A computed fold for a 357-nucleotide part of an RNA from Elusimicrobium minutum, annotated as large-subunit ribosomal RNA, domain IV. The source organism's lineage runs through Bacteria, Pseudomonadati, Elusimicrobiota, Elusimicrobia and Elusimicrobium. The sequence was found in a public genome assembly. Rfam family: Bacterial large subunit ribosomal RNA. Its mean pLDDT, the model's own confidence on a scale to 100, is 87.
Context: one part of a larger RNA
RNA sequence: CCUACGUUAAGGAACUAGGCAAACUAGCCCCGUAACUUCGGGAGAAGGGGUGCCCUAUUAGUGCCGCAGGUUUUAUAAUUUGCGGUAUGAAUGGGUCGCAGUGAAAUGGGUUCCGUGACUGUUUAACAAAAACACAGGGCUCUGCUGAAAUCGCAAGAUGAUGUAUAGGGCCUGAUGCCUGCCCGGUGCUGGAAGGUCAAGGUGAGGGGUCAGCCGCAAGGCGAAGCUCCGAACUUAAGCCCCAGUAAACGGCGGCGGUAACUAUAACCGUCCUAAGGUAGCGAAAUUCCUUGUCGGGUAAGUUCCGACCUGCACGAAUGGCAUAACAAAGGAACCGCUGUCUCAACGUAGGGCUCG
Numbered sequence: 001c002c003u004a005c006g007u008u009a010a011g012g013a014a015c016u017a018g019g020c021a022a023a024c025u026a027g028c029c030c031c032g033u034a035a036c037u038u039c040g041g042g043a044g045a046a047g048g049g050g051u052g053c054c055c056u057a058u059u060a061g062u063g064c065c066g067c068a069g070g071u072u073u074u075a076u077a078a079u080u081u082g083c084g085g086u087a088u089g090a091a092u093g094g095g096u097c098g099c100a101g102u103g104a105a106a107u108g109g110g111u112u113c114c115g116u117g118a119c120u121g122u123u124u125a126a127c128a129a130a131a132a133c134a135c136a137g138g139g140c141u142c143u144g145c146u147g148a149a150a151u152c153g154c155a156a157g158a159u160g161a162u163g164u165a166u167a168g169g170g171c172c173u174g175a176u177g178c179c180u181g182c183c184c185g186g187u188g189c190u191g192g193a194a195g196g197u198c199a200a201g202g203u204g205a206g207g208g209g210u211c212a213g214c215c216g217c218a219a220g221g222c223g224a225a226g227c228u229c230c231g232a233a234c235u236u237a238a239g240c241c242c243c244a245g246u247a248a249a250c251g252g253c254g255g256c257g258g259u260a261a262c263u264a265u266a267a268c269c270g271u272c273c274u275a276a277g278g279u280a281g282c283g284a285a286a287u288u289c290c291u292u293g294u295c296g297g298g299u300a301a302g303u304u305c306c307g308a309c310c311u312g313c314a315c316g317a318a319u320g321g322c323a324u325a326a327c328a329a330a331g332g333a334a335c336c337g338c339u340g341u342c343u344c345a346a347c348g349u350a351g352g353g354c355u356c357g
Base pairs, nucleotide, nucleotide: 001352002351003350004349005348006347007346008345010343011342014341019338027051028050029049030048031047036041038175052096053095054094055093061088062087063086064085065084066083067082068081069080070079071078072077097101109336110335111334112333113332114331116328117327121133122132137173138172139171140170141169142168143167150159151158152157176323177322178321179320181253182252183251186250187249188246189245190244191243192242195241196240197239201235202234206230207229208228209227210226213222214221215220254272255271256270257269258268281315282312293309294308295307296306297305
C1' cells in the first nucleotide's frame, strides 16, 4: 500500500454528478397520530412512555374436558349455575441489582413537495427492471356458422370451438373523475351505379399466303373450295375515373394591415388564402431554441426545485387532454435525525503485498 472489519476528539454533508457507502432506527405492550381520500386507506403516519429478576401469583380472567343441577325442547341439541381437572395467563402494588434489562443475535430511519406510470404483475438468460410491456376499463371494425371471420397447410385436414354476436378475430387507448372541439380537400375504408376508360373471350366487315383451274407464245396475270395468317366495327366483368359517407380511420387544425381621450394593448374593422384554421384544459413543461426568460418562495449564497406569468422556436384532446387517493428496489428537489462521505486523518484486528530468511 491492497482486501475485509472495529473504534474515534471537535464539527456534522463542508464530500460528491448524487448522502454513493456507512451510520442512525429496530422486537413486544400502552398512549397518541395530520393533510388528503375512490371512505378501503393514508398508518407501524408522525411523536411519546414502558421493558430484567423476586413476591403479589399453583392469582384475577379466559379456552377445553368431566361430574351434579336449572331453563328451552317430543327428542337430539342449545344455554346457564356450581364443583373438579387441565392449558393459558395479566394488571396493580412492593422489593432488588447493574452504566446499560428487545443487556448478545436477528430486528423499519423519518417527513414534505413535484414530474411519470393508476394499482399487483412482465421484460433485454449473461452491462438497461424503467416513465418501456401487460392490465382491468373504453372505443372502432370484421364475423349470422352446410365450410363464421381470422390463421397454418400443396392438399387432406386442423386451430378458432365440441364455441355462435353478452361469442370469436384485428387495431387503438389504458384504473377512476371531468371531458374528448373543428376539418372528408389528399390517402384509406364502406356504399353507389348513370356516364367515361378497360382484359381475355365472343362475333368476324375486310385483307394476305397457298393453288385445282382459267387466260397468255412466253414472262406473267386472275384465282373457287379447303387449309392458314392478319383483322375493323359491335359485345364484354372487376378495377380506375366519377358520386356520396366515414377521423376513438392515416392525418390536418393560417397570414398581413389598421383601430380606444397618457402610454401600452386591441374587445373591433379590413384583406388574402384554406378542407378546416387549435375549442376545453394545460403551458420555459420528460416538450422552451433564445434561456441561468421574468416575478415570487426556499438558501448567507440555488444553471436544479416549488408556485406563478404566457412571448407555446416546436402542448393539446383515445399517436388521448387535464386532474387524481393508493402504490413504485423507478426520476427530480428540500428538511429532521444520523454519521470517517468530508475538514483530515489516526489507531487497532485478520489476510495479502513488500523486506529478510